[in-house]
Context: one part of a larger RNA
RNA sequence: GGAUGAACGUUGGCGGCGUGCCUAAUACAUGCAAGUCGAACGAGGAGCCUUGAAGUUUGUAUUCGUACGGACGGAAGGGAUUUCCUAGUGGCGAACGGGUGAGUAACGCGUUGGUGACCUGCCCCGAAGUGGGGGAUAACUCCGGGAAACUGGAGCUAAUACCCCAUGUGGUCAUUUGGAUUAGAAGCCAGAUGACUAAAGGAUUUAUUCGCUUCGGGAGGGGCCUGCGUCCCAUCAGCUAGUUGGUAAGGUAACGGCUUACCAAGGCGACGACGGGUAGGGGGCCUGAGAGGGUGGCCCCCCACAAUGGUACUGAAACACGGACCAUACACCUACGGGUGGCAGCAGUAGGGAAUAUUGGACAAUGGGCGAAAGCCUGAUCCAGCAACGCCGCGUGUGCGAUGAAGGCCUUCGGGUCGUAAAGCACUUUUCUGAGGGAAGAGAAAGGACGGUACCUCAGGAAUAAGUCUCGGCUAACUACGUGCCAGCAGCCGCGGUAACACGUAGGAGGCAAACGUUAUCC
Numbered sequence: 001g002g003a004u005g006a007a008c009g010u011u012g013g014c015g016g017c018g019u020g021c022c023u024a025a026u027a028c029a030u031g032c033a034a035g036u037c038g039a040a041c042g043a044g045g046a047g048c049c050u051u052g053a054a055g056u057u058u059g060u061a062u063u064c065g066u067a068c069g070g071a072c073g074g075a076a077g078g079g080a081u082u083u084c085c086u087a088g089u090g091g092c093g094a095a096c097g098g099g100u101g102a103g104u105a106a107c108g109c110g111u112u113g114g115u116g117a118c119c120u121g122c123c124c125c126g127a128a129g130u131g132g133g134g135g136a137u138a139a140c141u142c143c144g145g146g147a148a149a150c151u152g153g154a155g156c157u158a159a160u161a162c163c164c165c166a167u168g169u170g171g172u173c174a175u176u177u178g179g180a181u182u183a184g185a186a187g188c189c190a191g192a193u194g195a196c197u198a199a200a201g202g203a204u205u206u207a208u209u210c211g212c213u214u215c216g217g218g219a220g221g222g223g224c225c226u227g228c229g230u231c232c233c234a235u236c237a238g239c240u241a242g243u244u245g246g247u248a249a250g251g252u253a254a255c256g257g258c259u260u261a262c263c264a265a266g267g268c269g270a271c272g273a274c275g276g277g278u279a280g281g282g283g284g285c286c287u288g289a290g291a292g293g294g295u296g297g298c299c300c301c302c303c304a305c306a307a308u309g310g311u312a313c314u315g316a317a318a319c320a321c322g323g324a325c326c327a328u329a330c331a332c333c334u335a336c337g338g339g340u341g342g343c344a345g346c347a348g349u350a351g352g353g354a355a356u357a358u359u360g361g362a363c364a365a366u367g368g369g370c371g372a373a374a375g376c377c378u379g380a381u382c383c384a385g386c387a388a389c390g391c392c393g394c395g396u397g398u399g400c401g402a403u404g405a406a407g408g409c410c411u412u413c414g415g416g417u418c419g420u421a422a423a424g425c426a427c428u429u430u431u432c433u434g435a436g437g438g439a440a441g442a443g444a445a446a447g448g449a450c451g452g453u454a455c456c457u458c459a460g461g462a463a464u465a466a467g468u469c470u471c472g473g474c475u476a477a478c479u480a481c482g483u484g485c486c487a488g489c490a491g492c493c494g495c496g497g498u499a500a501c502a503c504g505u506a507g508g509a510g511g512c513a514a515a516c517g518u519u520a521u522c523c
Stems, first nucleotide, its partner, number of pairs: 001523004006519005013394006019387002021352001026350003030347003035092003040089002043086004048079003055072007099305003108230004113225003118222003123218008131165004140155006170197010201210004231277003238268003243265008280302004284295004307328005330341004358384001360383003366380001367378004397427004407418004436457003467512005472493003478507005488495002
C1' cells in the first nucleotide's frame, strides 16, 4: 500500500446493488417450512336437482260421511346430473428443494481413465400384450380397555390394494449348434430344445385420451474400480490375524476378505508405513511484476452430518433433517399405570460472545411436487423490513462581493491571520425535502406480493444535510498559553526535570470525507 462475513471510538443526508452468529454441531416456547389426486376406490356429512307424504289453512260442491282445487309445509325415496367438506383404502411425491461443517488426511476432493463387474422411477423412441377367476381388509356399525398417547374383539364393504389360473412378443435359467473378437473364456451376435415368468383399469365429446404389463434402445442420474496430485510432527520406526493371497460357498444391482469355512504365510514401511495433531475438498477469493504466500464467508460443483450411538424396513434410489425401531443423555405431560419431543429449514427466544437482522408480504414471476385439467401446496424463490457492514453514485449550493466589518488568535503594537470566508447583492431548483395530480412494465389472454413503488408532473424555498484524524522525524501540516520526568503521549526513533513545534487547551494548518481513525488478521 492492498484486503476483510469484521469489531470498537467519534460523526452521520439520500439512493442503487450486494452482504449480515466467524463464538455454543449449545438448549429451544410459538407459528409456518410437503403435499397432492374424487378422471383408482368405498363410506359419512352438507349442498343442488327431481318427485313431493302426513299435517295446517282456505275456496267450491255436499246426501254433512266427504270429494275436488289452491296456498303453506316438508317426511321418505330417487339422481345415468352436479359441487364441496371429512377422515380412510390406493397412487405419486416425501431420497428433490432448504440448513450446517461436527466428523473425515480419505478414492473425500481434483484430475486421467476403466466397468468384458453394474443399476436406473418419472421422460423420449420402438415392439408385443392388456383374457378369466378368487379371498380379504380399512373406513363404517356394535361391544369394550386406557387419564392420555393409543388400542382389543365381533360384523359389513370397494378398488388401478392383494392372490390364483391362462397366454408368452419378449425376458431369465439350463443344455446345445454356428460365427466374430480375444492370449483364452463365462461375456457378444444368430439359432434350436426345455423349464419358469406379465397386466388395471379410469374418463368422456363413443373414438379418442390418460393409464397398466413385458421387452429393446436412448437421455439424464447413480454405484464400483483405478494412475497421479492433495497440511504439520521422526521428540511417532516399525505396523498388520480377516491381516496378505488362494480354493469353495454365501451375499450384492455389481467386482472384491464384503462375509464364512479350509489352506498357504504372507502384506505394508525412511519414495515415511503405523501413530499423534490440525482440517470438509474444489471452482475460486486476497495479495504479489511474477514465482509464490494466505484463504475456502457469499455464489456454483462434490462430500459428510441431522440431539448422541446403532439397526434395518419401504422404495428405482435412503440406511432416510421435519420416517420407523432400540439404547443413552436432556426436556416436557401424567390420573404415577404410562406416554411425548428433537430449528445444523424460515422467523423468533435464552445462553455464549467484541459481534451479526423481522415471530413481515406474496405465490405475480422463476423453479419444484401432485393432478387430464381447473387448481392446490411450496419460509425454495421473489419481495419488503433492520444495519454506513461493503462497493458505487449524488448532495450539503452557484456567481459577484474589501471598509479586507465585528469577533477570535498571534504580534516586534506597525500590523498579520482566520478571509471572499461572513454579511450583503444576484441566481439556480437537481439527484434534496415536502406534497396536489398522473402512473407503469414484467409469457398469447386473464392474473402483480413488490406498490400508488420506480418514474412523470406541479408547488416550495438556500432551504433539511460535515465530520474525523493528524501537525518532532519517518510524513503533508506551527504558534501561544497551561503543566514542570508530574499529568500524560508513543507504530519505531523517542518526548516531558520552567522558554515542550512531541503532554493538555486554544487559534491556525494539513489529509481524507458520509465518513474518519483504532484494533485484529492475511499478502
The part of an RNA shown here (small-subunit ribosomal RNA, 5' domain) has 523 nucleotides and comes from an Anaerolineales bacterium. The source organism's lineage runs through Bacteria, Bacillati, Chloroflexota, Anaerolineae and Anaerolineales.